[in-house]
Molecule: Bacterial RNase P class A
Organism: uncultured SAR86 cluster bacterium
RNA sequence: GGAGCUGACUGAGUAAUCGCUGAUAUUAUCAGAGGAAAGUCCGGGCUCCGCAGGAUAAAACGCCAGGUAACGCCUGGGAAUAGCAAAAGCUAUUACGGAAAGUGCAGCAGAAAAUAUACCGCCGAAAGGUAAGGGUGAAAAGGUGCGGUAAGAGCGCACCGAAUAUUCGGAGACGAAUAUUGCUUUGUAAACCCCGUUUGGAGCAAGACUAAAUAGAGAUUCGAAAAUGUGAUCCGCAUUGAAUCUGGGUAAGUUGCUAGAGAUUUAUGGUGACAUAAAUUCAAGAUGAAUGAUUACAUAAAACAGAACCCGGCUUACGGGUCAGCUCAACUC
Numbered sequence: 001g002g003a004g005c006u007g008a009c010u011g012a013g014u015a016a017u018c019g020c021u022g023a024u025a026u027u028a029u030c031a032g033a034g035g036a037a038a039g040u041c042c043g044g045g046c047u048c049c050g051c052a053g054g055a056u057a058a059a060a061c062g063c064c065a066g067g068u069a070a071c072g073c074c075u076g077g078g079a080a081u082a083g084c085a086a087a088a089g090c091u092a093u094u095a096c097g098g099a100a101a102g103u104g105c106a107g108c109a110g111a112a113a114a115u116a117u118a119c120c121g122c123c124g125a126a127a128g129g130u131a132a133g134g135g136u137g138a139a140a141a142g143g144u145g146c147g148g149u150a151a152g153a154g155c156g157c158a159c160c161g162a163a164u165a166u167u168c169g170g171a172g173a174c175g176a177a178u179a180u181u182g183c184u185u186u187g188u189a190a191a192c193c194c195c196g197u198u199u200g201g202a203g204c205a206a207g208a209c210u211a212a213a214u215a216g217a218g219a220u221u222c223g224a225a226a227a228u229g230u231g232a233u234c235c236g237c238a239u240u241g242a243a244u245c246u247g248g249g250u251a252a253g254u255u256g257c258u259a260g261a262g263a264u265u266u267a268u269g270g271u272g273a274c275a276u277a278a279a280u281u282c283a284a285g286a287u288g289a290a291u292g293a294u295u296a297c298a299u300a301a302a303a304c305a306g307a308a309c310c311c312g313g314c315u316u317a318c319g320g321g322u323c324a325g326c327u328c329a330a331c332u333c
Stems, first nucleotide, its partner, number of pairs: 002328009013297006020032005034304001038315002041313005046203004053235004058199005063077005078096001079094006097194002102192002104188003119134002121130003142160006161183001162181008207255004217246006226240004262281008
């Protein structure tokens, strides 16, 4: 210098003319789609519901400690697995509580798949012994070595591993050391289940107000020992009607609707996510749905792609440019 991978930032601009929407003033000025606006997957703000109270069921989460309004999110740490490397380091991922409470499942292959064996083999004259070697399989009653044995086997021993206990370090998950024991039994819980924690419901088409119109219409069922009350069942509480069908009127306007758990900068504290303080600032509010067209300059921006009450996350899609890290090959020193 080149290529690839990963991550972060960016996601186009200036001027003029005409046009659209909103605000302010009175005719001019200012502002006008995103990093994901997507998915509707989580968590909330806000609005409503005479129970939103208790229990059961159901659902979600699941190592430790913090952050946050909150979370299934984020930050830091631990462990396991994988990769690299002269090995304790670095990077990545994790649906990471419990398999000795119980139930279920593991096709085919294999002799046998957990109250689990003897196909080949080894020993033995035979009866029988054996599970070290081989085969099958994702998985076959810890691993390596030495001794021992008829041949073998933790049968014994040493070192690992495992279980238990103690001590030390750490707030903790955990880590290290020592001792004892031949030893402890396949895997699977995004299978049922057990344990711990958390959880009212419906949603801006929520709601509120104004105006107008019509038929305060008709029929049927249940009916206070009953019915209804914003997920289900029961209890409690409250209220006094509830439901179905036929037919008629209205569906217009205003508001909710954008000043916020807001943004930017600086300082302090913290490994960090963030917190505190000060200063500055106001960046769309449409409603059959607004931001477009032309010209000139300049340019890496040509992809994914258009708000509809708002905010914090996660996931997915994405061309180019800049920066950082890692990897690969070649050349030079």